Predicted 3D model of a 1430-nucleotide RNA (small-subunit ribosomal RNA) from an uncultured organism. Rfam family: Bacterial small subunit ribosomal RNA. Rfam links the family to the GO terms ribosome and structural constituent of ribosome. The prediction has a mean pLDDT of 84.
[in-house]
RNA sequence: CGGCGUGGAUUAGGUAUGCAAGUCGAACGGGAAAUCAACAGCAGAUCCUUCGGGUGACGCAGUUGACGGAACGUGGCGAACGGGUGAGUAAUGAAUGAAUAACCUGCCCUCGAGACCGGGAUAAUCCAUCGAAAGGUGGGGUAAUACCGGAUAGUACAGCUUGCUGUUAAAGGUGGCUUCGGCUAUCACUUGAGGAGGGGUUCAUUUCCUAUUAGCUUGUUGGUGAGGUAACGGCUCACCAAGGCAGAGAUGGGUAGGGGGCCUUAGCGGGUGAUCCCCCACACUGGGACUGAGACACUGCCCAGGUUCCUACGGGAGGCUGCAAUCGAGAAUCCUCCGCAAUGGGCGAAAGCCUGACGGGGUGACGCCGCGUGGACGAUGAAGGCCUAUCAGGUUGUAAAGUCCUAACAGGGAGUAUGAAAUGUAUAUCGGAUAAUACCCGGUAUACUUGACAUCAAUCCCAGAUGAAGUCACGGCUAAAUAUGUGCCAGCAGCCGCGGUAAGACAUAUGUGGCGAGCGUUGUUCGGAAUUACUGGGCAUAAAGGGCGCGCAGGCGGUAUAGUCAGUUAACUUGUGAAAUCCCCCGGCUUAACCGGGGAAUUGCGGUUAAUACUGCUAUACUUGAGUACGAGAGGGGAGAGUGGAAUUCUGGGUGUAGCGGUGGAAUGCGAAGAUAUCCAGGAGAAGGCCGGUGGCGAAAGCGACUCUCUGGUUCGAUACUGACGCUGAGGCGCGAGAGCGUAGGUAGCGAACGGGAUUAGAUACCCCGGUAGUCUACGCUGUAAAUGAUGGGCACUGGAUGGGGGGGGCGCCGAUAGCUCUCUCCGUCGAAGUUAAUGCGUUAAGUGCCCCGCCUGGGGACUACGGUCGCAAGGAUAAAACUCAAAGGAAUUGACGGGGGCCCACACAAGCGGUGGAGGAUGCGGCUUAAUUCGAGGACACGCGUAGAACCUUACCGAGGCUUGACAUGCAGGGAUUAAUCCGGCGAAAGCCGGAGGAUUACCUUACGGUGUAACCUGUACAGGUGCUGCAUGGCUGUCGACAGUUCGUGUCGUGAGAUGUUAGGUUAAGUCCUGAAACGAGCGAAACCCCUGUGCUUAAUUGCCAGCGCGUUAUGGCGGGGACAUUAAGCAGACUGCCUCGGCUAACGGGGAGGAAGGUGGGGAUGACGUCAAGUCAGCAUGGCCCUUAUGCUUCGGGCCGCACGCGUCCUACAAUGGGCAGUACAAUGGGGACCAAUCCCGCGAGGGGGAGGAAAUCCGAGAAAGCUGUCCUCAGUUCGGAUUGCAGGCUGAAACUCGCCUGCAUGAAGGUGGAAUCGCUAGUAAUCGCCGGUCAGCCAUACGGCGGUGAAUACGUCCCUGGGCCUUGUACACACCGCCCGUCAAGCCACCCGAGUUGGAUGCACUCGAAAUCCGAGACCCAACCU
Repeated sequence: CGGCGUGGAUUAGGUAUGCAAGUCGAACGGGAAAUCAACAGCAGAUCCUUCGGGUGACGCAGUUGACGGAACGUGGCGAACGGGUGAGUAAUGAAUGAAUAACCUGCCCUCGAGACCGGGAUAAUCCAUCGAAAGGUGGGGUAAUACCGGAUAGUACAGCUUGCUGUUAAAGGUGGCUUCGGCUAUCACUUGAGGAGGGGUUCAUUUCCUAUUAGCUUGUUGGUGAGGUAACGGCUCACCAAGGCAGAGAUGGGUAGGGGGCCUUAGCGGGUGAUCCCCCACACUGGGACUGAGACACUGCCCAGGUUCCUACGGGAGGCUGCAAUCGAGAAUCCUCCGCAAUGGGCGAAAGCCUGACGGGGUGACGCCGCGUGGACGAUGAAGGCCUAUCAGGUUGUAAAGUCCUAACAGGGAGUAUGAAAUGUAUAUCGGAUAAUACCCGGUAUACUUGACAUCAAUCCCAGAUGAAGUCACGGCUAAAUAUGUGCCAGCAGCCGCGGUAAGACAUAUGUGGCGAGCGUUGUUCGGAAUUACUGGGCAUAAAGGGCGCGCAGGCGGUAUAGUCAGUUAACUUGUGAAAUCCCCCGGCUUAACCGGGGAAUUGCGGUUAAUACUGCUAUACUUGAGUACGAGAGGGGAGAGUGGAAUUCUGGGUGUAGCGGUGGAAUGCGAAGAUAUCCAGGAGAAGGCCGGUGGCGAAAGCGACUCUCUGGUUCGAUACUGACGCUGAGGCGCGAGAGCGUAGGUAGCGAACGGGAUUAGAUACCCCGGUAGUCUACGCUGUAAAUGAUGGGCACUGGAUGGGGGGGGCGCCGAUAGCUCUCUCCGUCGAAGUUAAUGCGUUAAGUGCCCCGCCUGGGGACUACGGUCGCAAGGAUAAAACUCAAAGGAAUUGACGGGGGCCCACACAAGCGGUGGAGGAUGCGGCUUAAUUCGAGGACACGCGUAGAACCUUACCGAGGCUUGACAUGCAGGGAUUAAUCCGGCGAAAGCCGGAGGAUUACCUUACGGUGUAACCUGUACAGGUGCUGCAUGGCUGUCGACAGUUCGUGUCGUGAGAUGUUAGGUUAAGUCCUGAAACGAGCGAAACCCCUGUGCUUAAUUGCCAGCGCGUUAUGGCGGGGACAUUAAGCAGACUGCCUCGGCUAACGGGGAGGAAGGUGGGGAUGACGUCAAGUCAGCAUGGCCCUUAUGCUUCGGGCCGCACGCGUCCUACAAUGGGCAGUACAAUGGGGACCAAUCCCGCGAGGGGGAGGAAAUCCGAGAAAGCUGUCCUCAGUUCGGAUUGCAGGCUGAAACUCGCCUGCAUGAAGGUGGAAUCGCUAGUAAUCGCCGGUCAGCCAUACGGCGGUGAAUACGUCCCUGGGCCUUGUACACACCGCCCGUCAAGCCACCCGAGUUGGAUGCACUCGAAAUCCGAGACCCAACCU
């Protein structure tokens, strides 16, 4: 763009305007306008004129006639079709199939008969009159195919005597001819018969939801008779009877037009009922009849109601759910178009008229179908966009540009086909009819005649790629991804779910994918959904078995024979199953959609015939199902009456005295008015010890002392009898624990409520002291429970093993048991097959089948509300919806957890020793403060931690001053003998800035002047730099669980699977260490071992170490010569392995004891830290993605701060003293360090220290005196001869510099503190405790820290109940971010939905009563009256 379809689904709401049903003059009356003629009148052109007048065209109106035929009306046919809508209707409807011997039928067709003689009216109209109108009234007059009387009369109708009697009809018009009598043609008419088509009525089956509608019905059900109808019938009426319908759902309520079909589905089904076709219903709402063949009538009538309009206010008119159109409401649905040319309909003899049926056009991407928006070539793979670890590419992309070509559509022009064939007219001709060559009818030929659409389609020409692409998506489902922005915001979302700074999910861009004149969204239906399961599901635990029985209806039902053929089956034949649609074939539009023809199909219903196994029915038998009789048996089965003992409590009495009772511990309570305890006697009520047992009985609820009476069920045995009598069971009826209710009793104990005492934060609880209903009995009610085996009942079938209860048979035995075995029955356990989602079930099925009943359909709302029902009440049974969630749930698995269990560890507790928490100080953290007090670390696992050294530096913080390619790296370009190095001056706190002097290195070429280049340096540009952010983007490293013994894999096996097994079990160990067993067999990472130190010995070696013997020397000293014995050093080796003995243990692993040995069961210590956990810690050690800063968040300088102090906490030091302190004397280590270093002897100083400097790069020299200890002495229990903080003064040292802010020394000062609350830490042997020594960092040092070294050197561990943590096994779980979990209830404010609520209001419906229009039928009276009669 075109073709074909389709379009008011809501208010059956209201409607302006136009049109949608008329036609026939060939039934009839009538006769307008127009035209013509005649007549008389008015008027008067022209011509003539004697001017008096004559002529008289055109014109005007009138009368008459002719022609003409419009109104109006009578009459006929049609108007009951066509067109619209779906309100009502759940059956008076529809579909399918039958019936009508119970019926009707205009027009049409066929056949028969007929059509004769008469009559009186009336409308229109005219006159008069009423009314605004609509519309009437009176009088006169007229026609007919209008109306009426008579005749005729059959196969019509009626009656009966079955061939007789009686009854009922009609109309003419037109054409032709005519001898005017009539004849004839045709149309119409009357009466019958038949047909076609159309309709009425009846029957069967089917036809939505609701029981929170269970009873409905009085003309109701039937009969007799009558009436009525086209026809059957309670359709109506009188009388009689008392019926009829209903759980297979009556009656009521809700909703709804039904079907062919349409959508969907593999099918069965589910949904739906637009367009087209069939049926029904309706026409403003309700009622009613009339006319007619047909109506109770969409554009007819009457009445009522509502509503709109007109009105002179008296009264009238209307009905779009016809076509258009309009308003309204709505998410939403078109033009007030053209034409009767075609098809069809009505009337007519026909021409023709009418036709919003219909044919066409218009409008809406509303649907289906077709077509186009170009094709070929074209790589500098252009520019631009987007992406990017490569800055080199990639992609958009042959895409574009460009060249060549094509022209379907739209545009312009040209242009004609089909839809048209009839009818009619004319002429010719043939046939029929006729008396007829006429008329008429039929046929043929020729000519003429009809197109809304239409500026049409086709076709041809012109022009030129020109006019023509969008939309959705891109996380998975699901085809298609990147960047940027955003930062749980904005937003997305069908489900799962995205978004909290690296978003393929939001937004945008680019790219890609899908579809394409459409694409996407929303709504709706079916499917998937076996998720209502007929096909085709379930009910132990997921939703679901009724609490249990009896039993009516219903469903199902043993064996045999015969009959029947209803069910069933088959066949073919048969009727029907409308057409359209669907399917197949063929054909027509260029194709397709669309349309035409033929076929198939319509799986249904009815008829016929056949079969007779099965089911049913009828009949006759049978015994095995069921039952009865007989004989035995077991039992807490049920009901009633009675009896007995123990215990409790009360009463009376006795003994007796201060408590009893109760609890975790107490108290309330009882008790000198004598309790508790104890003895005797008596009373009362309730309950039934032992036996007693997954033992018994019962349908379930339930039943337990003993005896008696009554009574139900059941088991076994052997025979006889009945002869399917059975199973289940909706409704119904009965039973039904406990609590509760009513009436009357009873009440010992117990004991809701209640009182008191405790516990507790509280304690309306748990515990204690009391105590009322109740518990008990009788009668009645209630009717529920986790009423459970969470498993309905019955029958049958399908391996076993084992135990118990009740019978019977056999063996056995002298007998009775016991025992063995067979069998029936009941109660349990384990388990084959099978089954189950799994757990489990498993002859007592949850297996395999059959029959019947009950029940379920996501969670919550809700075992609820409302309604009816039952109940005295409490309440029961029945039983929703709104709203809300995306789950709720089952079984099992792995973990984690438990104030679960078992086993076992650890300084975990206990047993001990010493501390912390109190004091003062040191140090770290918090807090506060501050310009800054840089930052990080935060339970354990932060807090003497990062920091193994903050006065400056460090330093990251703050203030102030400066620099800007930079303090540092690299590249490029330019300058490059001058500005570099170096030196000097000025300003300045310094950094820095400014100025001056100064004049460097090297390569090559060279004409030896110089040129080119390089480094430094300068300028510029890329970039540097950042202790800025993110440890939740990361690497690496580290802490912790934890020195805990665990954590996994391969293969195999088991399980649907997650997973399990191995790794569990029995032992054992420090250990998943080892052994044994075992569907496991092996293996890895851990444990252990290997490595280092230490403990014993040997060998080798011997300086700086050592010194026994020999020698030298000294006051003295391994000082020296020597030596290697010893010690030591440092290299190697040996040694320890449960190896030996004994006992235990499973013959094992291993454990207890012992010997030997330096050491004994891992000898002691260290290094070594599994899979993993804590988004643990660290971007500030380092590295690093992303983000951020770039004359600053970079760099630098000076000064300050990190040391700040009302406070709180952690870790330490020193103490509080006599096991001590002071003083004096005196003894014994080890590790480790030393060159900008350690420093001796010596001198000075009280001392710190100073001077000086031998020796030592070290087993040589130095620091270096170890201290506690030991000996002696003083102190004598005190704020001290304890304690040392704080402060003053005077000094020393390091260092540019000790104010903030160092350490040390001397003198003086002499604080708190007298062993520390709640709480809490460490340690099991060379350990704790205690004592000192060394080192790193470092100029010095805030070190009492940290890392090491040695000296002295304990106590205790019964043990594993408890606290903490951990391991293994097991158990429960609603946890899985895993108990720091999950989760329950109330409450504030606001919002939503539902229920109740004094009431109030609208609608629908039922019943009763009253009034009652029009209308129909009947009756009575009055009145009117042409035809016929008198």